[in-house]
RNA sequence: UAAAUGGCGAGUUUGAUCUUGGCUCAGGACGAACGUUGGCGGCGUGCUUUAUGCAUGCAAGUCGAACGAUCUCGCAGCUUCGGCUGCAAUGAGAUAGUGGCGAACGGCUGAGUAACACGUAAGCAACCUGCCCUUCGGUGGGGGACAACUCCGGGAAACUGGAGCUAAUACCGCAUAAUAUGGCUUCUCGUAUGGGAAGUCAUCAAAGCCUUCGGGCGCCGUUGGAGGGGCUUGCGGCCUAUCAGCUUGUUGGUGGGGUAACGGCCUACCAAGGCAACGACGGGUAGCUGGUCUGAGAGGAUGAUCAGUCAGAGGGGGACUGCGACACGGCCCCCACUCCUACGGGAGGCAGCAGCAAGGAAUCUUGCGCAAUGGGCGAAAGCCUGACGCAGCGACGCCGCGUGGAGGAUGAAGGCCUUAGGGUUGUAAACUCCUUUUCUGGGAGAAGAAGUUCUGACGGUAUCCCAGGAAUAAGCUCCGGCUAACUACGUGCCAGCAGCCGCGGUAAUACGUAGGGAGCAAACGUUGUCCGAAUUUACUGGGCGUAAAGGGCGUGUAGGCGGCCCAACAAGUCUUCUGUGAAAUCUCACCGCUUAACGGGGAGGGGUCAGGGGAAACUGUUGGGCUUGAGGGCAGUAGAGGAAAGCGGAAUUCCCGGUGUAGUGGUGAAAUGCGUAGAUAUCGGGAGGAACACCAGUGGCGAAGGCGGCUUUCUGGGCUGUACCUGACGCUAAGGCGCGAAAGCGUGGGUAGCGAACCGGAUUAGAUACCCGGGUAGUCCACGCCGUAAACGAUGGAUACUAGGUAUGGGGGGUAUCGACCCCCCCUGUGCCGGAGUUAACGCGUUAAGUAUCCCGCCUGGGGAGUACGGCCGCAAGGCUAAAACUCAAAAGAAUUGACGGGGGCCCGCACAAGCAGCGGAGCGUGUGGUUUAAUUCGAUGCUAAGCGAAGAACCUCACCUGGACUUGACAUGAUUGAAGUAGAAACCCGAAAGGGCAACGACCUGUAAAGUCAGGAACAACCACAGUUGUUGCAUGGCUGUCGUCAGCUCGUGCCGUGAGGUGUUGGGUUAAGUCCCGCAACGAGCGCAACCCCUGUCGUCAGUUACAUUUCUCUGGCGAGACUGCACUGUAAAACGGUGAGGAAGGUGGGGAUGACGUCAAGUCGGCAUGGCACUUACGUCCAGGGCUACACACACGCUACAAUGGGCAGUACAAAGGGCAGCGAAGGCGCGAGCCGGAGCGAAUCCCAUCAAAACUGUCCCCAGUUCAGAUUGCAGGCUGCAACUCGCCUGCAUGAAGUAGGAGCUGCUAGUAACCGCAUAUCAGCAUGUUGCGGUGAAUACGUUCCCGGGCCUUGUACACACCGCCCGUCACGUCAUGAAAGUUGGUUACGCCUGAAGUCGCUAAGCUAACCUUAGGGAGGCAGGUGCCGAGGGCGAGACCAGCGAUUGGGACGAAGUCGUAACAAGGUAGCCGUACCGGAAGGUGCGGCUGGAUCACCUCCUUU
Repeated sequence: UAAAUGGCGAGUUUGAUCUUGGCUCAGGACGAACGUUGGCGGCGUGCUUUAUGCAUGCAAGUCGAACGAUCUCGCAGCUUCGGCUGCAAUGAGAUAGUGGCGAACGGCUGAGUAACACGUAAGCAACCUGCCCUUCGGUGGGGGACAACUCCGGGAAACUGGAGCUAAUACCGCAUAAUAUGGCUUCUCGUAUGGGAAGUCAUCAAAGCCUUCGGGCGCCGUUGGAGGGGCUUGCGGCCUAUCAGCUUGUUGGUGGGGUAACGGCCUACCAAGGCAACGACGGGUAGCUGGUCUGAGAGGAUGAUCAGUCAGAGGGGGACUGCGACACGGCCCCCACUCCUACGGGAGGCAGCAGCAAGGAAUCUUGCGCAAUGGGCGAAAGCCUGACGCAGCGACGCCGCGUGGAGGAUGAAGGCCUUAGGGUUGUAAACUCCUUUUCUGGGAGAAGAAGUUCUGACGGUAUCCCAGGAAUAAGCUCCGGCUAACUACGUGCCAGCAGCCGCGGUAAUACGUAGGGAGCAAACGUUGUCCGAAUUUACUGGGCGUAAAGGGCGUGUAGGCGGCCCAACAAGUCUUCUGUGAAAUCUCACCGCUUAACGGGGAGGGGUCAGGGGAAACUGUUGGGCUUGAGGGCAGUAGAGGAAAGCGGAAUUCCCGGUGUAGUGGUGAAAUGCGUAGAUAUCGGGAGGAACACCAGUGGCGAAGGCGGCUUUCUGGGCUGUACCUGACGCUAAGGCGCGAAAGCGUGGGUAGCGAACCGGAUUAGAUACCCGGGUAGUCCACGCCGUAAACGAUGGAUACUAGGUAUGGGGGGUAUCGACCCCCCCUGUGCCGGAGUUAACGCGUUAAGUAUCCCGCCUGGGGAGUACGGCCGCAAGGCUAAAACUCAAAAGAAUUGACGGGGGCCCGCACAAGCAGCGGAGCGUGUGGUUUAAUUCGAUGCUAAGCGAAGAACCUCACCUGGACUUGACAUGAUUGAAGUAGAAACCCGAAAGGGCAACGACCUGUAAAGUCAGGAACAACCACAGUUGUUGCAUGGCUGUCGUCAGCUCGUGCCGUGAGGUGUUGGGUUAAGUCCCGCAACGAGCGCAACCCCUGUCGUCAGUUACAUUUCUCUGGCGAGACUGCACUGUAAAACGGUGAGGAAGGUGGGGAUGACGUCAAGUCGGCAUGGCACUUACGUCCAGGGCUACACACACGCUACAAUGGGCAGUACAAAGGGCAGCGAAGGCGCGAGCCGGAGCGAAUCCCAUCAAAACUGUCCCCAGUUCAGAUUGCAGGCUGCAACUCGCCUGCAUGAAGUAGGAGCUGCUAGUAACCGCAUAUCAGCAUGUUGCGGUGAAUACGUUCCCGGGCCUUGUACACACCGCCCGUCACGUCAUGAAAGUUGGUUACGCCUGAAGUCGCUAAGCUAACCUUAGGGAGGCAGGUGCCGAGGGCGAGACCAGCGAUUGGGACGAAGUCGUAACAAGGUAGCCGUACCGGAAGGUGCGGCUGGAUCACCUCCUUU
């Protein structure tokens, strides 16, 4: 100095991340409505819907001082008491009529209107203006009527006809008159028509009333004003182009008419114009504004109340009167509706205030008053005023107040929760003291009244005083996140909630209820609408490579933008002043109601507005110049640029001929096909069409599509050099025009090869496909259409600027030279890498997606849909343009980590291979499924259930079934009470037992000195808490376990990289059994795993010696120790790690075996081992007992045993273990028995004794002689033994007899790499008894591994992904069913609108003059004028006709969306199993397939090229 109070986010796409993008929420507002609730007051506000229809009352009258008349009262008189007459010089009041003014204001509504309707700023030299103010002047003298009234009529009524009388401020002549009006003349001025002034000629007026006699109020002409109105113009404010052309009074002119006034406003004639992409015309919607709501603002939305303005008055038309209307409470006509009627005819218009009906979610009293403010009339008093002032109703809104205040802990009771202790409700209550806003009663009592008096609806209201008494006064919503606030119970994907995400399937903070809490409060929630958040239409303030979005490409019109210098102007721009921007509203401070809301006076703010002055940088305009932009000239130059004509060779096919013989062809394998009528093969000759190998290259040219043999002709563009010419001529480009692959279409040709459709053959569950054999359109040419593609760099064009490196095409220069060989530089193309910068990231990066400017095109969630309808184009196919209903809460991009792939690389494992033995076939054993049953208890179910829980079901076990019993219980703890013939209980009775009944007998322990009817305890009874449950949930859990897997992995800290998820480390090169180790490295370290430490075993030493041993030694048993570490040598590698070979050694590279199982996965298994939350049962789902069952048996599976025999079986004989177990036990010797076993009882709690001579295979000998056997042993009978209360269901063993299947096991599958497999036996746990199972022990003791192609599993790296419940994933289309919205449709119904013709009310205007006619003229005959009638133009409406547009319905039909686990297939995502996609054509149940051309948004391998490093 200037400016200025001001901008918030969250949820939701994913396993996670960043981005894009929609949806949703938190805020404010309302003329609101609905639900629950409701104390008071103030101020506001209240039909948003049917401009639907209205009963009743009121809303516009007033003036007797304009006029005649009538009536009433009063006074006087008269009276027949009914009444009549008069008002004297002038009684008062009322009133229909004539007349004046008002009724055009005020009040209501928003239908129409997209318009000069409104707003704003101007203009009228083109206008009007009653009442009001002002100036000047006048108001003389006449005339004729008509209402009222009287009489006679018509009509139901409304109303009306005829005759007669009458007044006026009603009506009509005459006179006078200019600053008025018109003509003419002159002067002057301006802004175009023109304005002003002077002179002159002509023309036009009036009304009286009252009076206190002073005058007042009027009337006529005129001047100026104020206020009001009319007209014109600039600018401003809706949607739609799926409305693109509109217009005949249309645009202009001349004459005339009309108006207050300009004007096609109207009319005649003339001309043919006028409007429109800056959106005409049409359609839809809508009163406009000040303002209101919201917003930081810019904006967006809106137009209630209040104010300005416009429009309307049942729908439509029309004029009259008047200053003003084409008139809400006036008139005429048509129409619709309602009412009255005597049927002839009439009456009406609440979108005034109340009120009614209807409609609707919804909006009030048929109130009081003119006291105030304002309006009309009047001289005034005054009258009128549903304007207005007030009151009433409604929490409809805003604002204010209250429902009490202080104290009060034993933290009462009750409720709820609880871990049972307590916590919470909660100082809350009770209780004590206090107060009285409000309430009730009583009393006083306004302002609002101006201008002296008078006058108050509100209203006995506001307010004040007194008294009484905490008294009369709290609810609503919410409590999963957003979003403040949590527990219990009930329910069990039910009932329900929900704004979005989403809750609910038995432990719901999300449903319902309760307690508690949070928020707001006379309200609180919900719904609806608007703004905000939304930078989500982006002017402020967005984007377009991949998210939605660059037009297929060019040319060029309009438009937009535009190089350097000088000058002028001042339109834009900037500055200053003036005017205006009504009031109210808004902001600021002040003031008044007790405060506030509300109100008052003041200031400020508010325009793309108008005018004046100034500035001249920039833009613009005009003029002049320049050359660098652009273009041209000249000299060169490269090229598949385009069009036409001609020519050429190779190859395929076909034809002819020769040689030649049985096949050929094709595929994963085949077949169809061709071939003995001679194919294929091969040689020669010929025909024809199409395409042009090599050169060939991220090489070239072109705007794109695209262009490839050679030659010629015609032709377009580029580049380089020069600096000769023009002098901004430029850039972009809506529409327009042209070009535009392939497919396709038309006409005519042509047709070798290829080849949609089609036909065969295969494949397959099928195969309308992939593969094979044929093959038509087409592919080719000419002419004409089509106009689309992943027409892509998914990247519009132009210009300028901003590091480099490298490769290559074209041209030029420098240097140098024989040379353009090298080297350096410039211009112009085409690629790659890359810095800054940029990007969501990927990436782009002088060929930008960087930094800027200009122009064009395009986008705004996904689906519906690039679809429908309409329009344009096309022969058609179809193209271009392009919605909505409905539906979802996502859809999408890039990148990350996993998982997966019929992707790739490397590696490992008894994974395969090489072997051995088996399983699968038989019989039996055991387990499981299934079936059966009263019950066959339960669990385990791919690998990882199935000789598993179960290391051992006759009873028990036991959980199952049948039957019989018990009920504080078989078992635990506690409380209360009771208890001596009590508890207990022999015997006896019933019973299967359990249990029940009866009952002789008959009680205890401790303390106190003792006793006791004392105290305590045990046991008992009753009752109450409770016990109990193998009942349920392993998907509520702990613990334990299985599996991947003894696989080599899984992580962390710090640092670094990345916006982030995350990465790095952990990847790479080697190596290992190993993330084992080494090297390298933005990483450096560390942890859990690996390894090692532990145990057993193998060698040795040493110590000890119960037992063993004849005995020191040895062996053995038990301690302690040594030993092995790639330590040594050689070698491989650049080196290391490590590997290979060798020595020594009992053992050599982890010596062998065991224990040991990372982060995690499978809601894996287990509530029936145990523990445990919740739920369930409680004379039973608990407990006891007897019997049965778990042992069933058509069958299927799993694991085993025994076999099928001679490597064997039988018999006889002879050897050699280890490791275990033993007192309710092992049990010796001896004896008996064929045997199981029995009798017996020594020894041993065990290196001593026993099981147990411990073995069996083995070895020796002998028999058998290949067979259903001297194999095999199932099954069955008889007789025995053992255990045990008890072997029937249902044990084991023995003897004798019986003697089944089985002769080596299909597809397929399992184990094992050395003291292993295989074979052989022994022991143990469990156990009264029961072992083919299990766990251990030793004996005998092999074969094979080339190797990693393949199967399975796993590890690491990499790649693709539309998967993340993770391929057992995801997902597409037809069909069927249901629901919803929508398109088409024969038609049908209605609305809107213009057109043609016919008819045509009222009415203005014109014409007419046969009717009628007071004022004026008259020569008295008539005339002028008027009225009625007739008629013409126009004309609302009606009718007919053919349309246009819009909307409703519509049999049927088309696709679409959604829906619980329907049907058929498998198209896409991985190389998705035929890479996918785009355009097009044909075909097919369907996804889709195939042809032609195109794209990479294709994996993998190879090659080529390029880049980086060396």
Predicted 3D model of a 1510-nucleotide RNA (small-subunit ribosomal RNA) from a Dehalococcoidia bacterium. Lineage of the source: Bacteria > Bacillati > Chloroflexota > Dehalococcoidia. The sequence is in RNAcentral, with records from ENA. It matches the Rfam family "Bacterial small subunit ribosomal RNA".